[in-house]
C1' cells in the first nucleotide's frame, strides 16, 4: 500500500420568522410563555408473545406447525455454542441437517436395462457341439458363459489395486467405504479405536406417510364507562264546561271528540293527543393509550446468547390523524422511508460515511 471477511454506529448542520399535536403552569375566555414530539427499519404483516373478549371440567381425534445436539428466552421458526455436510489459500461464509432394512408411490428423455435388474455393442468358448490335422494343435461362434471395457442417462445394484480365471465377477485379499457389535471420549448430537460381516441397504420424505415436540378461537373496529335529540318499545295518568253522589285529588251522567252513517236518534270507543317515569340502541364523549420482559452505566456468575444485583433517567401518543412550511448560510448536496395497542424476531428497501477485530497478497527495514 492493495484486495477482502466480520461486529458496532451515523442517518445533511446552524440560525430566523410563521404554524401545529401532547402537556405544565398562568388567564373567566379567546388565549400566551415553558418543555417534549418518528425509524433502523415506524414497512411486509411472516413467525412468536404480552393484553382484551369468546366458549370453558378435562382430554383425544381432525388440522396445522416444528425437525442434528445442548442451551438462552415471556415465546419462537429467533439468538449463542457445539456436531455433521458442502464453499473459499484464509479471515470466514451456506445448510428444513430425524425416519427410505412399516408400507404405498414417483423417477420424465435417452438407454437392453431404473429397483423381484438388465445384456445394443463388447469379451469368453474352458465344458458340450461342428469343421481341419496323423497328431500336437487351430478354427466356427450353436449351445452357454461373462458383466471387466464401450454406450445412454441426473443417477446402471460399493471404489481403487493386486491375484485369479476360458473370459470374468467380493471370486479370494489389501485399503476406502458400508453394517452390526464391543470399549473409551463427550451432557448430547458425534468422535475415536478395536473386532466381525463379503455387500445386504440407488434417489426423492419442501411426495403421501412414520416418529418425536408444539399449537383453542378472534382481534383495539379488541373491549370497558357515561350517553343525549329525534324515531321506535314499554308502562302510569289525565280532556273542555255544566250538574249530581258525599267537600275532594275519587266516581257517575250530559256536552265535546273519535267511529259506523248523507243527517238526525241511536250504539261503540276514550283510541288519537298531551305529561310523567323505564329500559335498549345511535351521535358524541371518556377510558384502553403507552413506565415498559424499557433505557444507559456499573459489578458478578456464563466461552456465549443472557441472568442477578445495585445506581441514574422517561425519550411521541393522535383520532380526518401533530411531527410541516419559507428564507439565509455551510458542507461531502442528503438514500429508502413515516408511528395509530404494546413488545421479542425475521425479511426487504436504503446517497453516502465513521470505528473497531480479523485474514491474505506486495513493498521497505
Nucleotide at each position: 500500500g492493495g484486495a477482502g471477511u466480520c461486529g458496532g454506529c451515523c442517518a445533511g448542520g446552524c440560525g430566523a420568522u410563521c404554524g401545529u399535536c401532547g402537556u405544565g403552569c398562568c388567564g373567566c375566555a379567546a388565549g400566551g410563555c415553558g418543555c417534549g414530539g418518528a425509524g433502523g427499519a415506524a414497512a411486509g404483516u411472516c413467525c412468536g408473545g404480552g393484553c382484551u373478549c369468546c366458549u370453558c371440567g378435562g382430554a383425544c381425534c381432525a388440522g396445522g406447525g416444528u425437525g442434528c445436539c445442548a442451551g438462552g428466552u415471556a415465546a419462537c421458526g429467533c439468538c449463542u455454542g457445539g456436531g455433521g455436510g458442502g464453499c473459499g489459500c484464509g479471515a470466514g461464509c451456506c445448510c428444513a441437517c430425524g425416519g427410505a432394512a412399516a408400507g404405498u408411490g414417483c423417477c420424465a428423455c435417452a438407454g437392453a436395462g431404473a429397483a423381484c435388474a438388465g445384456a445394443c455393442c463388447g469379451c469368453c468358448g474352458a465344458u458340450g457341439g461342428c469343421c481341419c490335422g496323423c497328431a500336437g494343435g487351430g478354427g466356427c461362434a450353436c449351445a452357454g458363459g461373462c458383466a471387466a471395457g464401450g454406450g445412454u442417462g441426473a443417477a446402471a445394484c460399493g471404489g481403487u489395486g493386486c491375484g485369479g480365471c476360458a473370459a470374468g465377477a467380493g471370486c479370494g485379499c489389501a485399503c476406502c467405504g458400508c453394517g452390526c457389535c464391543g470399549c473409551c471420549g463427550g451432557u448430547a448430537a458425534c468422535g475415536g479405536c478395536g473386532g466381525c460381516g463379503g455387500c445386504a441397504c440407488g434417489g426423492c420424505a419442501a411426495a403421501c406417510c412414520c416418529c418425536a415436540c408444539c399449537c383453542g378461537g378472534a382481534g383495539c373496529a379488541a373491549g370497558g364507562c357515561c350517553g343525549a335529540a329525534u324515531a321506535g318499545g314499554g308502562g302510569a295518568g289525565c280532556a273542555u264546561g255544566c250538574g249530581g253522589g258525599u267537600c275532594u285529588u275519587c266516581c257517575c251522567g250530559c256536552u265535546g271528540g273519535c267511529g259506523u252513517g248523507g243527517u238526525c236518534c241511536g250504539c261503540g270507543c276514550u283510541c288519537c293527543g298531551c305529561u310523567c317515569c323505564c329500559g335498549g340502541g345511535u351521535a358524541g364523549g371518556c377510558c384502553g393509550c403507552u413506565g415498559g420482559a424499557g433505557g444507559c452505566g456499573u459489578a458478578c456468575g456464563g466461552c456465549g446468547a443472557c441472568g442477578u444485583g445495585c445506581g441514574c433517567c422517561c425519550g411521541a401518543g393522535a383520532g380526518g390523524a401533530a411531527u410541516g412550511a419559507u428564507c439565509g448560510c455551510c458542507c461531502g448536496c442528503g438514500a429508502c422511508a413515516g408511528a395509530a395497542c404494546c413488545c421479542g424476531g425475521c425479511u426487504u428497501a436504503u446517497c453516502g460515511g465513521c470505528c473497531g477485530a480479523c485474514u491474505c497478497c506486495c513493498c521497505a527495514c
Model confidence (mean pLDDT): 78 of 100. Bacterial RNase P class A from a Gammaproteobacteria bacterium, 365 nucleotides, folded computationally. The gene name in the source record is rnpB.